[in-house]
Overview:
Predicted 3D model of a 108-nucleotide RNA (Glycine riboswitch aptamer) from a Sphingomonadales bacterium. NCBI's taxonomy places the organism under Bacteria, Pseudomonadati, Pseudomonadota, Alphaproteobacteria, Sphingomonadales. Its mean pLDDT, the model's own confidence on a scale to 100, is 75. It matches the Rfam family "Glycine riboswitch aptamer". Rfam describes the family as follows. This family represents the bacterial glycine riboswitch. The model forms 88% of the base pairs in the Rfam consensus.

RNA sequence: GCGCCGCGCGCGGGAGAGUGCGAUGGAAACCGGUUUGAUCCGGGCCAAAGCCGCCGAAGGAGCAAGCCGCCCCCGGAAUCUCUCAGGCUCAAGGACCGCGCCGGCGUA
Numbered sequence: 001g002c003g004c005c006g007c008g009c010g011c012g013g014g015a016g017a018g019u020g021c022g023a024u025g026g027a028a029a030c031c032g033g034u035u036u037g038a039u040c041c042g043g044g045c046c047a048a049a050g051c052c053g054c055c056g057a058a059g060g061a062g063c064a065a066g067c068c069g070c071c072c073c074c075g076g077a078a079u080c081u082c083u084c085a086g087g088c089u090c091a092a093g094g095a096c097c098g099c100g101c102c103g104g105c106g107u108a
Base pairs, nucleotide, nucleotide: 001107002106003105004104005103006102008101009100010099011098012097013096018052020051021050024047025046026045030043031042032041033040053088054087055086059084060082061081062080067075
């Protein structure tokens, strides 16, 4: 220097599915009504128990074939399946990919 590995670190990219219904709560402005005015009521915005529908790429769970070569048993991966968890506006998260660094091994 090169190659491989790592539950390692940093950066970048990174999909899918209702911003559905909704008791309740919150905050400045905004809109309408009311009041002399304050106020009050409703809408809008945000959060949210619960309900229905849905997604699959954190995590989790499940298994065929091949292999073992007589059989049985055991083992048996995944972006495949299941959807417990998680997610369905944004944000966050995010398998996986790329680059850099670090550590280990091998090699010229």